[in-house]
């Protein structure tokens, strides 16, 4: 250096107006997970997540129905230009823009509450064996 294990880290974001109610409407604000990409990315590729359908194992409970969990396979899975520099950037500077899951909330939610003290891509973390 490569592999395996176990431990450990592993996403953020309000104020105000109306109202009987509303962080959810309207005003103005704020946030942006990983890995890649001759340069730095929410909007360019992929992954994770959530969600939907298949299959299949486990656990609780009265074997059931029903809840919880674990792998697989398939589907879904949001949104940006135009300028400017440079050897190169929808990654920088400069303008104008756009997105944002699912349940719940006396009024409709990227921003409150839940699932979540999870889960997770991953990690110029450590360690302990192999090669």
């Nucleotide at each position: 250096g490569c592999g395996u294990g176990c431990u450990c880290c592993g996403g953020g974001g309000u104020c105000g107006g109306u109202g009987a109610a509303a962080u959810u409407c309207c005003g103005a604000g704020c946030c942006g997970g990983c890995g890649g990409u001759g340069a730095c990315a929410g909007u360019c590729c992929g992954c994770g997540a959530a969600c939907c359908u298949c299959a299949u194992c486990c656990c609780g409970c009265a074997c059931g129905a029903c809840g919880g969990g674990g792998c697989g396979a398939g589907g879904c899975c949001g949104a940006a230009c135009c300028g400017g520099u440079g050897g190169a950037a929808a990654u920088c500077c400069g303008g104008u823009a756009c997105c944002g899951a699912c349940g719940g909330u006396g009024a409709g939610a990227g921003u409150c509450c839940g699932g979540a003290u999870g889960g997770g891509a991953g990690g110029c973390a450590g360690c302990a064996c192999g090669c």
Predicted 3D model of a 131-nucleotide RNA (FMN riboswitch aptamer (RFN element)) from Janibacter alkaliphilus. Of the family's consensus pairs, 97% are formed in the model. Lineage of the source: Bacteria > Actinomycetota > Micrococcales > Intrasporangiaceae > Janibacter.